RNA sequence: AAUUUAUAAAGAAGAGGCGAGAGAAUAGGCUCCCUGACCCUCUGGCAACCACCCUACCGGGAAGGUGCCAAAUCCUAUCCUGCCCCGGCAGGAACAUAUAAAUU
Numbered sequence: 001a002a003u004u005u006a007u008a009a010a011g012a013a014g015a016g017g018c019g020a021g022a023g024a025a026u027a028g029g030c031u032c033c034c035u036g037a038c039c040c041u042c043u044g045g046c047a048a049c050c051a052c053c054c055u056a057c058c059g060g061g062a063a064g065g066u067g068c069c070a071a072a073u074c075c076u077a078u079c080c081u082g083c084c085c086c087g088g089c090a091g092g093a094a095c096a097u098a099u100a101a102a103u104u
Stems, first nucleotide, its partner, number of pairs: 001104008013043005021032003026077004044069003049065002052061003073096001078093006
């Protein structure tokens, strides 16, 4: 890097550094941000995919390897269905993305 599978409306912030954009990519919307965002470091925390322990199973424990700690993956985009009546709303699916595990 690619493929497969699973999950993605829950949950979890303080300090220090830096100094202007940030929220994956394109577009639109919306939001965060010099009262210092984003990012980095430290500390703290959340969750429980893998590993570990108990168990016949269901399940429970714990937190070693990851991951995560604004907003639903921030929302929408393609397709289907329903409602309402031409522009929206709601639901479902797909695509994309992220994370884990496995394989190549």
This is a predicted structure of a 104-nucleotide RNA (SAM riboswitch aptamer (S box leader)) from Pontibacter sp. E15-1. Lineage of the source: Bacteria > Pseudomonadati > Bacteroidota > Hymenobacteraceae > Pontibacter. The coordinates come from a structure-prediction model, not an experiment, and the mean pLDDT is 86. The sequence was found by an Rfam model in a public genome assembly. Rfam family: SAM riboswitch aptamer (S box leader). About the family: The SAM riboswitch is found upstream of a number of genes which code for proteins involved in methionine or cysteine biosynthesis in Gram-positive bacteria. Gene Ontology term of the family: regulation of gene expression.